[in-house]
RNA sequence: CAAGUAAACCAGGUGACCGCUGUGGUGGGGUGACUACCGCAGAGGAAAGUCCGAGCUCCACCGGGCAGGAUGCUGGGUAACGCCCAGGAGGGGUGACCCUACGGAAAGCGCCACAGAAACAUACCGCCCCGGGUUAUGCCGGGGUAAGGGUGAAAUGGUGAGGUAAGAGCUCACCAGCGGCUGGGUGACCAGCCGGCUGGGCAAGCCCCAUCCGGAGCAAGACCAAAUAGGGGGGCAAAGGGACGCCCGGCCCCGUCCCCGGGUUGGUCGCAUGACCCUGGUGGUAACACCAGGGCUAGAUAGAUGGUCACCGCUCCGAUUAUCGGAGUACAGAACUCGGCUUACAGGUUUACUUGACCC
Numbered sequence: 001c002a003a004g005u006a007a008a009c010c011a012g013g014u015g016a017c018c019g020c021u022g023u024g025g026u027g028g029g030g031u032g033a034c035u036a037c038c039g040c041a042g043a044g045g046a047a048a049g050u051c052c053g054a055g056c057u058c059c060a061c062c063g064g065g066c067a068g069g070a071u072g073c074u075g076g077g078u079a080a081c082g083c084c085c086a087g088g089a090g091g092g093g094u095g096a097c098c099c100u101a102c103g104g105a106a107a108g109c110g111c112c113a114c115a116g117a118a119a120c121a122u123a124c125c126g127c128c129c130c131g132g133g134u135u136a137u138g139c140c141g142g143g144g145u146a147a148g149g150g151u152g153a154a155a156u157g158g159u160g161a162g163g164u165a166a167g168a169g170c171u172c173a174c175c176a177g178c179g180g181c182u183g184g185g186u187g188a189c190c191a192g193c194c195g196g197c198u199g200g201g202c203a204a205g206c207c208c209c210a211u212c213c214g215g216a217g218c219a220a221g222a223c224c225a226a227a228u229a230g231g232g233g234g235g236c237a238a239a240g241g242g243a244c245g246c247c248c249g250g251c252c253c254c255g256u257c258c259c260c261g262g263g264u265u266g267g268u269c270g271c272a273u274g275a276c277c278c279u280g281g282u283g284g285u286a287a288c289a290c291c292a293g294g295g296c297u298a299g300a301u302a303g304a305u306g307g308u309c310a311c312c313g314c315u316c317c318g319a320u321u322a323u324c325g326g327a328g329u330a331c332a333g334a335a336c337u338c339g340g341c342u343u344a345c346a347g348g349u350u351u352a353c354u355u356g357a358c359c360c
């Protein structure tokens, strides 16, 4: 210098004017409405997707099980998790480093396309032996063989040597797996030695095993509370009106006063001091925990957090001597709150490391 790997961070800046939401103060006002002035605060790293885990609220609940769902190497962290950290194993990369639903296939069931004789118990071709036949080792029958050919993603451990009628872990060496022993490690697992022990795969098929899970969600839930809305109870009046074809009587409805509960529109709370943030220290490889000091950091409700102008910054384009002109400046945007994951994202900064080339 080039190409890369891992991690952390920023997310345009300043000023003026005009607005919006919240809040403190001082006033006005019909005195908790509303309103004027001044001050202060006012989106994000993802506020997003609403995927996972919690807090909180209401309902249900003696305890346990079934069903259903989720998770799935080991150890740790955490309020909890499907998250994070560290480690193991397997895989990828020259490397820094990255990726992995990574429990169980001798519990049972199921499946294994096409091809192939056979995908679970298998002899198509070939090889060998025996018997018969034959001019003939060529034909027929019986048996052995998974070493060779052929099919396939996969064919009963691999390579080599010995051995054999031909073969075969039949025997041996090395390698792979399995089992046992010893040692190390909390553990996943690793190392060494011994034993020929050696017939597949799929559980992101059912299933088995272990662990966890009651349900619904801030439109949860609590409170206040309007009417020429309406319900219940009691008192007063006992005069009038209405309906039952007409008349009379009774019953019913209409009046008025008081009390009570529910509750729509609406309002208040929930709702901003929290598993919070910053700095330092201690413990720990780390995630994280503890201690000390400091800080207060949106709260809207049809939804405020905006707009215009100027200058500067950055990117691109066109002219051009140090400049000028034009265009652009990401993804996106709170709605009960946290911890995560995932997804989107212009441009830029920093740190550590790897590989290659060149120079001293």
Stems, first nucleotide, its partner, number of pairs: 001356010012312007020042009044331001048342002051340005056217004068213005073087005088102001089100004103208002108206002110202003124149002126145007157175006176198002178195007221269004231260006240254003276295008313329007
Description
RNAcentral holds the sequence, with entries from ENA. The RNA shown here (Bacterial RNase P class A) has 360 nucleotides and comes from a Dehalococcoidia bacterium. The organism belongs to Dehalococcoidia, within Bacteria. Rfam family: Bacterial RNase P class A. Its family is annotated with tRNA processing, dimeric ribonuclease P complex and ribonuclease P activity in the Gene Ontology. The gene name in the source record is rnpB. The coordinates come from a structure-prediction model, not an experiment, and the mean pLDDT is 76.